RNA sequence: UGGACGGCCGCUCUGGAGACUGUGCCUUGUGCAUCGUCGUUCAGGGAGGAAAGUCCGGACUCCGCGGGUCAGGGUGGUUGUUAACGGCAACCGACCGCAAGGUUAGGGAAAGUGCCACAGAGAAUAGACCGCCUCGCUUGCGAGGUAAGGGUGAAACGGUGCGGUAAGAGCGCACCGCGGUUUUGGUGACAAAACUGGCAGGGCAAACCCCACCCGGAGAAAGAUCAAAUAGGAAGGUCGGCGUUGACCCCGCCAUCGGCCUUCGGGUAGAUCGUUCGAGGGCUUGUGCGAGCAAGCUCCCAGAGAAAUGGUCGUCGCUCACUCGUGUCAAAAUGAGUGGGUACAGAAUCCGGCUUACAUGAC
Numbered sequence: 001u002g003g004a005c006g007g008c009c010g011c012u013c014u015g016g017a018g019a020c021u022g023u024g025c026c027u028u029g030u031g032c033a034u035c036g037u038c039g040u041u042c043a044g045g046g047a048g049g050a051a052a053g054u055c056c057g058g059a060c061u062c063c064g065c066g067g068g069u070c071a072g073g074g075u076g077g078u079u080g081u082u083a084a085c086g087g088c089a090a091c092c093g094a095c096c097g098c099a100a101g102g103u104u105a106g107g108g109a110a111a112g113u114g115c116c117a118c119a120g121a122g123a124a125u126a127g128a129c130c131g132c133c134u135c136g137c138u139u140g141c142g143a144g145g146u147a148a149g150g151g152u153g154a155a156a157c158g159g160u161g162c163g164g165u166a167a168g169a170g171c172g173c174a175c176c177g178c179g180g181u182u183u184u185g186g187u188g189a190c191a192a193a194a195c196u197g198g199c200a201g202g203g204c205a206a207a208c209c210c211c212a213c214c215c216g217g218a219g220a221a222a223g224a225u226c227a228a229a230u231a232g233g234a235a236g237g238u239c240g241g242c243g244u245u246g247a248c249c250c251c252g253c254c255a256u257c258g259g260c261c262u263u264c265g266g267g268u269a270g271a272u273c274g275u276u277c278g279a280g281g282g283c284u285u286g287u288g289c290g291a292g293c294a295a296g297c298u299c300c301c302a303g304a305g306a307a308a309u310g311g312u313c314g315u316c317g318c319u320c321a322c323u324c325g326u327g328u329c330a331a332a333a334u335g336a337g338u339g340g341g342u343a344c345a346g347a348a349u350c351c352g353g354c355u356u357a358c359a360u361g362a363c
Base pairs, nucleotide, nucleotide: 003316004315005314006313007312008311009310011046012045013044014043015042016041017040018038019037020036022034023033024032025031026029048344052355053354055353056352057351058350059349060219061218062217063216072215073214074213075212076211077091078090079089080088081087092106093104094103095102096101107210108209112208113207114204115203116202129150130149131146132145133144134143135142136141137140158176159175160174161173162172163171177199178197179196180195181194182193183192184191185190223273224272225271226270233264234263235262236261237260238259239258240257241256243254280299281298282297283296284295285294286293287292317342318341319340320339321338322337323336324335325334326333
């Protein structure tokens, strides 16, 4: 980077036309308006660089929230960039490479705790196995000194050389390394120089831990609006039963139960919104080392709802293998034919990253 063109048959969304059904209005006409539906018709739009994993960060929505502390989680050189980030850029340090360049969870080991397998005498208040030196004697052993040499190990308490010594040792000196101080350069991480200190308690914090900074929860099945049928709830009306007052009847009232009607509210199915104009894409210019930022012009580019964007045929492209030629010392290159391959993958609220998958081609 992510094949091209054409034919046929389809899928989905939007808009127009048409047909049908319903509703409303009047001037009652096969009139106008409108909701809906469609085996109809026309036009237009219809996946990606990763739509993926759902790992990190945001937008948006709802819930929560007086302040502080603790717990828990995350990040970890510096300066930038950004809506934000654990991303990205540039730089610094370390390591790797002859080099171009590449890799890097890269704060603290003198706050404390812990660990350092095997081997080895000894693994952190160092340590005598061999060796070396001194002494003693029973002449191959004992006592002492020694970290120069050997051996073990991932790692053995600065390195090289000279002096020094019984043999050795920063014991002394020079250089290198390292620590400290000052100065200079740099926004900074840091670097350089000068002076100074004989030199230090080695490694591991993707072990606990300490330090600094950051962090409320749930997620489009978020959430909002409309809202059947059935059942249940509340209020009102009405009818009937029962009760109270009454000798009885009628009317009225109260309580309660049931039927019917009306209204209300919650709420399910369902429908609509959220939903695609956005930290948006393309081009140009300016600016910055760069990530990026700014300005101008231009474009509108899927919105389904269990889920459309497909299938098939033809021609061509790209590529691989084989065969026959041209060509050549041999190759390279090239013509024709046959056969194969043409990936990974599939939007589901949106965006910025990271990671992973990938035929072919390019750098």

Bacterial RNase P class A from a marine eukaryotic metagenome, 363 nucleotides, folded computationally. Of the family's consensus pairs, 93% are formed in the model. The prediction has a mean pLDDT of 75. Its Rfam family is "Bacterial RNase P class A". By type it is a ribozyme. The RNAcentral record of the sequence draws on MGnify.